RNAcentral holds the full RNA, with entries from ENA. This is a predicted structure of a 735-nucleotide part of an RNA (large-subunit ribosomal RNA, domain II) from a Candidatus Bathyarchaeia archaeon. The coordinates come from a structure-prediction model, not an experiment, and the mean pLDDT is 83. Lineage of the source: Archaea > Thermoproteati > Candidatus Bathyarchaeota > Bathyarchaeia (SeqCode).

[in-house]
Context: one part of a larger RNA
RNA sequence: GCCGGGGAGUUCAUGGUCAUGGCGAGCUUAAGCGCUUACCAAGGCGCGUAGGCGUAGGGAAACCGACAUGCCCGCAACCAGGGUUUAUCCCCUGGUGAGGGGCGGGGUCCGAAAGGGCCUGGAGUCAUGGCCAUGAGACUAGAAACCGGGCGAUCUAGCCCUGGGCAGGGCGAAGCCGGGCGAAAGCCCGGUCGAGGCCCGAAGGGGUCUUGACGUGCAAUUCGGUCCUCUGACCCGGGGCUAGGGGCGAAAAACCAAUCUAGCCCGGUGAUAGCUAGUUCCCUCCGAAGUGAGUUGCAGCUCAGCCUCCGGCGAGGCAGCCCAGGGGGUAGAGCACCGAUAGGGGGGUAAGGGUCCGAAAGGGCCCGCCUUCCUUUCGAACUCCGAAUACCUGGGCGCCGUAGACCCGGGGAGUGGGGUGUAGGGGGUAAGCUCCUACGCCGAGAGGGGAACAACCCAGACCUGGGGUUAAGGCCCCUAAGUGCCCGCUAAGUGACAAACCAAAGGGCGUCUCCAGCCUAAGACAGCGGGGCCGUAGGCUUAGAAGCAGCCAUCGGCUAAGAAGUGCGUAACAGCUUACCCGCCGAGGCUGGGGGCCCCGAAAAUUGACGGGUCUAAGCGGGCCGCCGAAACCCCGGUCCACCAAGCAAGUGCUUGGUGGAGGUAGGAGGGCGUGGCGGUUGGGCAGAAGCCGGGCCGUGAGGUCCGGUGGACCGGCCGCCAAUGUAGAUCCCG
Repeated sequence: GCCGGGGAGUUCAUGGUCAUGGCGAGCUUAAGCGCUUACCAAGGCGCGUAGGCGUAGGGAAACCGACAUGCCCGCAACCAGGGUUUAUCCCCUGGUGAGGGGCGGGGUCCGAAAGGGCCUGGAGUCAUGGCCAUGAGACUAGAAACCGGGCGAUCUAGCCCUGGGCAGGGCGAAGCCGGGCGAAAGCCCGGUCGAGGCCCGAAGGGGUCUUGACGUGCAAUUCGGUCCUCUGACCCGGGGCUAGGGGCGAAAAACCAAUCUAGCCCGGUGAUAGCUAGUUCCCUCCGAAGUGAGUUGCAGCUCAGCCUCCGGCGAGGCAGCCCAGGGGGUAGAGCACCGAUAGGGGGGUAAGGGUCCGAAAGGGCCCGCCUUCCUUUCGAACUCCGAAUACCUGGGCGCCGUAGACCCGGGGAGUGGGGUGUAGGGGGUAAGCUCCUACGCCGAGAGGGGAACAACCCAGACCUGGGGUUAAGGCCCCUAAGUGCCCGCUAAGUGACAAACCAAAGGGCGUCUCCAGCCUAAGACAGCGGGGCCGUAGGCUUAGAAGCAGCCAUCGGCUAAGAAGUGCGUAACAGCUUACCCGCCGAGGCUGGGGGCCCCGAAAAUUGACGGGUCUAAGCGGGCCGCCGAAACCCCGGUCCACCAAGCAAGUGCUUGGUGGAGGUAGGAGGGCGUGGCGGUUGGGCAGAAGCCGGGCCGUGAGGUCCGGUGGACCGGCCGCCAAUGUAGAUCCCG
């Protein structure tokens, strides 16, 4: 934070610029004075030429000192001729050609010169108004502070003077008395005594803990319990002293009147604030920037860039596309160079390491090193190569432009914290991270889609109503439109997600599909039945070793086939089994690789999320037809803006036609509405003014007007002028 009232870019001076007006090689007065006039004041008219600006510049100065046109081009305009046309218009040619432009000339300064700087073919000045700047408080409100002069020690700190207060109980110092002992110093015992910042504990003083009560309280520090102290550096009354960079302080920067790392009040003072908040009516046109450079600069500012408005000039301009001519060394690729890199071969090796031979000398082999070759992998700062794009130049097309572009000059800004998506890069493990480049969007952009959602997709909203067509996205219900058609896949509720809202490495006799190889009616694969032998227990080893601990070898024969043995097994044998062969059976089988969907991998706190319901399609992939769907596009109606033309008006416009336009923050420009007062003019009002309440109508709007009621005395229109002129906001001020 509601209601009413108040409430924020003003004034003066100076400067700049633009507009309008006066005069014009000139323009103009200032102070002051005079006249006039409504009481004054203000105003009006005039005098006043002091001064100012301009009429010549260059140079520090001394000093010197310029084309009112010598030539050319040429816009507008005008003239002449021609073409076209009903005519205006328009076009062509030529001439003149204000302003404009280009040469040339001149003045002066520097210079030996060359060359260069400034100036030069006469326009200013005064006033008023708009905008801006500077100086002033300078749009309004807001500090923490600084300085000056005063007021405070009735709170509190310390000190001074003068007074007051402290129940009761306990312990029992010195001294003293008596007794005992001792040579003595003295010691011991019993009394007496009553010391003490002594003890317990009321009053009093304090304020430890409870983090109790209370916590808009009884109270801006209290209440209850608990606790400390209570003859002392104790507590208290009265009177007095010390004062703000000062006091006072058993010291906590404590206290100095609920305020203290410098009290309070008033003043300087509207301190300053590069910070924060606020900044008041309407419509129309355009419309940014968060970049570069500098900065005691980084929340600021200046210049440039980007926006806007005005003026000048007068014919080209350019984002797009195509063609041509250019340079390049990126992406990619490559290893020819540079650098890195895996394996192997050859050659060399004095020096390194190992090893072998040799008495040594020396030699052989391996590693290493160097070199070369083959194969292999890489590089922002490698390149034998090398795009797409991008860039430059020219031409063509296209678009914009005499309805004035491009360019030039000037007035006014804002901005100078950006963000995000895509692509490319630097940093970082990464990030809703950070720093760059290009483009888009948000910023400053509404509408439709994405469940919701600045920047993702579609699409740029002048207004109103209606109709139509589409975009993205959708079409079972919520919910507009297909329970649409055809072909596949998925069985996991996988999924029902464009890009985020997640999922990986690694796995799967889940299932579909493609490819390759091999086997197969001379019968494959699987299963079942049968065979699976002999030399031989191969040799060695071993306690043993017989197919099956280990080592070596791995033959021959009979066969349809059968290992010098695939696995189990035994201490070793035995036993079971496999390879291999035959039969039964009768059609595909085995292996490897690629692709699609699916499954596991897969853990978080509500059943807790495909938007939901639900769905076996309403999921996923492909194809086809239709429909829905926005402020997009089209049609009908209307408004406004800029410019052009015609007609009419002429105080800046009206009408018609045409060409284009109308999202918008900061901001620029233009035109208006309303309030108060003043001048002029013209009206209304007690037969009812202002104000207030309710309603009708008009205007794009600010607003205006009319009617009724209330009210009971003032109030409007028009043309001008002047402003303390418009409120929803400021934790605004007052009520």